[in-house]
């Protein structure tokens, strides 16, 4: 030093909710609250999910309209999985 996660120690975070405040929206921010987190710390690199926004193709239908899928563009989510990085203790 590395791997590893304790009925350890000493602390950290903060889900849904509620209040305000941005956003067209996913969502984000601050304050309250804790369901949980050994990285529930940080990075949109890979997958997936979610928002918008047209023109295209498919299908369907009660067919001059709708609704669904696909493709394309900008986004969000790191508490969806991976994977880059940083790092408190120290039992097995």
């Nucleotide at each position: 030093g590395c791997g590893c996660g304790a009925u350890a120690a000493a602390g950290g975070c903060a889900a849904a909710c509620c209040c305000g405040g941005g956003g067209c929206g996913a969502c984000c921010c601050g304050g309250g609250g804790a369901c949980g987190c050994a990285a529930a710390g940080c990075c949109a690199c890979g997958g997936g999910a979610c928002u918008c926004g047209a023109a295209g193709g498919c299908g369907g239908c009660c067919c001059a309209g709708c609704c669904g899928c696909c493709c394309c563009g900008a986004g969000u989510c790191a508490g969806c999985c991976g994977g880059g990085u940083u790092a408190c203790c120290g039992a097995a």

This is a predicted structure of a 92-nucleotide RNA (c-di-GMP-I riboswitch aptamer) from a Chloroflexota bacterium. The prediction has a mean pLDDT of 86.